[in-house]
Molecule: Glycine riboswitch aptamer
Organism: Falsiroseomonas oryziterrae
RNA sequence: AGAUCCCGCGCGGGAGAGAGGGCGCCGAGUCGCGAGACGAGGCACCCCGCCGAAGGCGCAACCGGCCCCCGGAAACGCUCAGGCAAAAGGGCCGCGCGGGUAGG
Numbered sequence: 001a002g003a004u005c006c007c008g009c010g011c012g013g014g015a016g017a018g019a020g021g022g023c024g025c026c027g028a029g030u031c032g033c034g035a036g037a038c039g040a041g042g043c044a045c046c047c048c049g050c051c052g053a054a055g056g057c058g059c060a061a062c063c064g065g066c067c068c069c070c071g072g073a074a075a076c077g078c079u080c081a082g083g084c085a086a087a088a089g090g091g092c093c094g095c096g097c098g099g100g101u102a103g104g
């Protein structure tokens, strides 16, 4: 000095699946002489259906090794978690910045 490799940060983009049902509480606002009624929205719990692209797991394609065993492991599978209007999150992609390593 330094990667087309690794890690982190910032910005932009980013899919899928019910604004499902039940019940309780809070509740802007509206109607009413009053008691009350209607009531968007929010929170919690339960039930059914569904999604996979945070994470997690797999007896899993595939890859490697000292090879009938061991290791790694996907956009595959499972859906524990998470999610199913918006918001947030989001594998991955692009750009920029910082650090590291291989090689020179």
Base pairs, nucleotide, nucleotide: 005100006099007098008097009096010095011094012093013092018048020047021046022045024043025042026041029038030037031036049084050083051082055080056078057077058076062072063071064070065069